[in-house]
RNA sequence: GGAGCUGGCCAGGCAGCCGCUGUACCGAAAGGUAUGGAGGAAAGUCCGGGCUCCGAAGAGCAGGAUGCGGGGUAACACCCCGGCGCGCAUAUCCAAAGGCGACGAACAGGGCCACAGAGACGAGUCGCAGGUGUAACAACCUGCGGGUGAAACGCGGCAACCUCCAUCCGGAGCAACACCAAAUAGGCAAGUGCGUGUGGCGACACACAACGGCCGGCUCGGCCGAACUUGCGGGUAGGUGGCUGGAGCCGGGGGGCAACCCCCGGCCAAGAGGAAUGGCUGCCGGAGCCCCGCCUUCGGGCGGGUGUCUCGCACAGAACCCGGCUUAUCGGCCGGCUCCCUUU
Repeated sequence: GGAGCUGGCCAGGCAGCCGCUGUACCGAAAGGUAUGGAGGAAAGUCCGGGCUCCGAAGAGCAGGAUGCGGGGUAACACCCCGGCGCGCAUAUCCAAAGGCGACGAACAGGGCCACAGAGACGAGUCGCAGGUGUAACAACCUGCGGGUGAAACGCGGCAACCUCCAUCCGGAGCAACACCAAAUAGGCAAGUGCGUGUGGCGACACACAACGGCCGGCUCGGCCGAACUUGCGGGUAGGUGGCUGGAGCCGGGGGGCAACCCCCGGCCAAGAGGAAUGGCUGCCGGAGCCCCGCCUUCGGGCGGGUGUCUCGCACAGAACCCGGCUUAUCGGCCGGCUCCCUUU
């Protein structure tokens, strides 16, 4: 200098105005002041846990998952180290870093192995040789070779077919769950009332009286009713908690090849609930478009310039919380590994 890989980090900055929301303080209230307010993936909901309830979560069956060895972890299908295989890898060969691998068992059993081939594990073809046998053939046995095919008799191959072995897994999920608790309608208990007369077989009708309710409080009067009043309990709407201090983050030291673990110190950094975290403007930065120059393996790369130009700036928006995996992602910063060439 060239090529191939790989780890970590950032995710426009500042300012002004107007809003939304959590918390603290002030205020009788209205409100005011201060302060916090999305991500590396908040996503997919694919694995693994915490937590809650079911029944105390223990055993068996069924079902599911995992599967080289060792380690890490709360746990994992994740991560690390090592082994093996594939592949990178050719236009010749060798080869690194990095990449990929459901990578246990095919003498427990079943099943499958396209086409071709006699035959795909059941049987059995063509030729030759040897042996038995025969007058000689035939026939039988053994061995070798040919042909087909990815694989040909060799304890063949396939378990991402069933299966076997080993290990692990109870189920449902914050709309879990707990607490407070309205109206209406059910439930339970207590109290009051459900009367009298006439007609009618009766349902019922009429009259009167009592009780209760309404006519704003009282009296009279009127109307209405077979129930009314009180208490208790479950539960719905609604409200509150669960809710964010945690397998937490940062710094230092130590152990370990590493994943990771231990110790010390410091810090608190969204918590909404039809669901806040936003909108507008200015300056700077960036990217795109355009133009110019240089290089080029002709794919592109590098550098520069300019504009009343474009984009308000990649992917994307928390919903109980963590650990992973996968997917999406403009651009940029800081490293690391391997190979090749040249020079010292």
A computed fold for a 344-nucleotide RNA from a Burkholderiales bacterium, annotated as Bacterial RNase P class A. The prediction has a mean pLDDT of 75. Taxonomically the source falls in Burkholderiales (Bacteria, Pseudomonadati, Pseudomonadota, Betaproteobacteria). It matches the Rfam family "Bacterial RNase P class A". Rfam's curators write: Ribonuclease P (RNase P) is a ubiquitous endoribonuclease, found in archaea, bacteria and eukarya as well as chloroplasts and mitochondria.